[in-house]
RNA sequence: ACGUGCUCCGGGGUCGGUGAGAAUCCGAACCGGCGGUGACAGUCCGCGAGCCCGAGUGUCCGCCUAGCGGGGACGAAGGCCGAUCCGGUGGAAAUCCGGAACCGACGGUGAUGCGACGGUCCUCCGUCGCGAGUCCGGAUGGGAGGCAGCACGG
Numbered sequence: 001a002c003g004u005g006c007u008c009c010g011g012g013g014u015c016g017g018u019g020a021g022a023a024u025c026c027g028a029a030c031c032g033g034c035g036g037u038g039a040c041a042g043u044c045c046g047c048g049a050g051c052c053c054g055a056g057u058g059u060c061c062g063c064c065u066a067g068c069g070g071g072g073a074c075g076a077a078g079g080c081c082g083a084u085c086c087g088g089u090g091g092a093a094a095u096c097c098g099g100a101a102c103c104g105a106c107g108g109u110g111a112u113g114c115g116a117c118g119g120u121c122c123u124c125c126g127u128c129g130c131g132a133g134u135c136c137g138g139a140u141g142g143g144a145g146g147c148a149g150c151a152c153g154g
Stems, first nucleotide, its partner, number of pairs: 002153006008145001014028004029134002031104002033047004042102002050080003056074002059071005084100005106137003113130007
């Protein structure tokens, strides 16, 4: 070298506006995992994460107990999963420079907000829907991955 184990491995809400009231609305602001790609990528090609489904594995409980029922755990395969252009330089850039854009899992909360429908004592009530990349939560989790670190083996 290599092998095994452990460690490590995601950023960002501030100012102003409206208002009785805003981390969620409006304006500006701010953020960008990993590998690859002729030269540096949130927007190219993939991966991870997330969501759905779930073969199977093992576990606990119950019973009319040898096979039925139920609970929670892990979980293969499969499915879903966002967004970029123009100009410049160059041998080469959808990656750099300049300019202008765009995107952001699931659940919760979501100004007495917005929309639809209905009711009504006519300005209130009811039902349904929408509404956070930055707040809360799963998560002291999981994880792609590395030229990283430590230990052991040989």
A computed fold for a 154-nucleotide RNA from Microbacterium sp. dk485, annotated as FMN riboswitch aptamer (RFN element).
The model forms 100% of the base pairs in the Rfam consensus.
The organism belongs to Microbacterium, within Bacteria.